[in-house]
Molecule: FMN riboswitch aptamer (RFN element)
């Protein structure tokens, strides 16, 4: 130098205008938006990951009874832990399913990333009406960034 255990901290955007209506940011014209990490050269359409939902393993968590132990206290109490029952229900880690959508021409050594053009795609619930954008699970999870740190030659 590289790297591992360990903590922090950060980690998703976007309906303006007008139209029809009782009603609509859900429909119509138009508008606006693009996680994350890779790539011979920058990516919402390339590969791969992550959100949402469903499955299965496992773990551990709840409630009750109980013994045990620490702090305080007059007591009640509260923490951490034995065992046993109940319920089969949260949640978390791994593993599986599910998982959207690009074309042409240009430049160049090289770009389905740049540049010109023109197209396409957005979970799940909710709603006075069908929503990628409003609201709500979510003050939550995550892919994965960064800072510390200390180990060892």
């Nucleotide at each position: 130098a590289a790297g591992a255990a360990u903590a922090c901290u950060c980690g998703g955007g976007g309906c303006a205008g007008g139209g029809u209506g009782c009603a609509a940011u859900u429909c119509c014209c138009u508008a606006c938006c693009g996680g994350c990490a890779g790539u011979g050269a920058u990516a919402g359409u390339c590969u791969g990951c992550g959100a949402c939902u469903c499955c299965c393993c496992u773990a551990u968590g709840g409630u009750g009874c109980u013994g045990a132990u620490a702090a305080a206290u007059a007591g009640a109490u509260u923490g951490u832990u034995u065992g046993c029952a109940c319920a089969u229900u949260g949640u978390a880690u791994g593993g599986g399913a599910c998982u959207g959508a690009a074309u042409c021409g240009g430049u160049g050594a090289a770009a389905u990333u740049c540049c010109g053009a023109u197209a396409c795609c957005g979970a799940c619930g909710g709603u006075u009406a069908c929503a990628g954008u409003c609201c709500g699970g979510a003050u939550g999870g995550u892919a994965g960034a960064g800072u510390g740190g200390g180990u060892g030659a």